[in-house]
Context: one part of a larger RNA
């Protein structure tokens, strides 16, 4: 290299668009790259193989034969593949119609709570913990009633519920916008899959700039614990957390399972459709489509499991593995404001 694998033993890129490439329904001609066959030429000798032979043998040497699995040419064959050129609807897609949904950007509003603030009531405790103390409190505090400011999240509803490619998405209302799913079959006609480079999105944390600031909370400060206590428990509290713009490009970005098609027992929940059966009507009951969950055969697996949402059965692309430490490190290069990031060794060693 082959090859063989990738839930959990190394190994699916954090997810999407897509370029080049790879691969690609049905028919019908037509050419003849590829494919196949027959023919010519070339494939030097030497080496290697098989016979045979010579030096006492062997290496070593001669001497014959096969083959040199290749190029080229020419003459045909057309099933597949390719190239065309015509045609088809089932793969795609589009137009009508319908209902779901925390999908996503914006702008408003809305009630509980917490904290502060002013005022009323009222008197010595209050928070706290395992026990305490720091802390707050006679300058009137905790309680509690009324007002008032200000922020950040939306109890019930909520459901292996739903949307979304992932990341994520959950009060209320409006406005602008993406997907997917159902009915039907009216248009287009293979218009498709998959994707190295590239592009874009991507939770928290962290940057910069301005804003903002109620709780909550690295750093920190004290109070406790304890041999110690840079912790675990307490009392505070500061970037952060929110907001806008820009930046980072990382995760157990996890179903530790990459995408597409297509077959392959059932059973039983449950969301969103369609039809039928029944009924005055609605449920019930049956079929079917999507999607989401749970048992299960056969089948896989090292076992655990997994089993129509596969880890079955098959084909087509892509991306990664190749002992363990050395290490996701050094160099170098790209990429960042930085903080890192990404690509990615080797000496040693076991």
């Nucleotide at each position: 290299c082959u090859g063989g694998g990738u839930g959990u033993a190394a190994a699916g890129g954090g997810c999407g668009c897509g370029u080049a490439g790879g691969c690609g329904g049905g028919c019908u001609g037509u050419c003849a790259a590829g494919u196949c066959a027959g023919c010519c030429g070339u494939g030097a000798a030497a080496u290697g193989c098989c016979g045979g032979g010579g030096c006492u043998u062997a290496a070593c040497c001669c001497c014959g034969g096969a083959g040199c699995u290749g190029c080229g040419g020419u003459u045909g064959a057309a099933a597949c593949u390719g190239a065309c050129a015509g045609u088809c609807u089932u793969g795609a897609g589009u137009a009508u119609c319908g209902g779901a949904g925390a999908g996503g950007a914006a702008a408003g509003c809305g009630g509980a709570a917490u904290u502060c603030c002013c005022a009323g009531u009222g008197u010595a405790g209050c928070g706290g913990u395992g026990a305490a103390a720091u802390g707050c409190g006679u300058a009137g505090a905790u309680a509690u009633u009324g007002g008032g400011a200000g922020g950040a999240a939306c109890a019930c509803c909520a459901g292996u519920g739903g949307c979304g490619a992932a990341g994520g998405c959950g009060g209320c209302u409006u406005u602008c916008u993406g997907g997917a799913c159902g009915a039907c079959a009216a248009c287009u006609g293979a218009c498709g899959c998959u994707c190295a480079g590239g592009c874009g999105c991507g939770a928290a944390a962290g940057u910069g700039u301005g804003g903002g600031g109620a709780g909550c909370a690295a750093a920190c400060a004290g109070g406790a614990u304890u041999a110690g206590a840079u912790a675990c428990c307490c009392u505070g509290g500061u970037a952060g957390u929110c907001c806008a713009c820009a930046c980072c490009g990382u995760a157990a970005a996890c179903g530790a399972u990459g995408g597409a098609u297509a077959c392959u027992a059932g059973g039983u929940g449950u969301a969103g459709g369609a039809g039928g059966u029944a009924u005055c009507g609605a449920c019930c009951c049956c079929u079917u489509c999507u999607g989401u969950g749970c048992c299960g055969c056969a089948g896989u697996u090292a076992a655990c499991a997994c089993a129509a949402u596969a880890a079955g059965u098959a084909u087509c692309c892509c991306a990664c593995c190749u002992g363990g430490g050395g290490a996701g490190u050094a160099c170098g290069a790209c990429c960042g404001c930085a903080a890192g990031g990404u690509u990615g060794a080797a000496a040693c060693u076991c």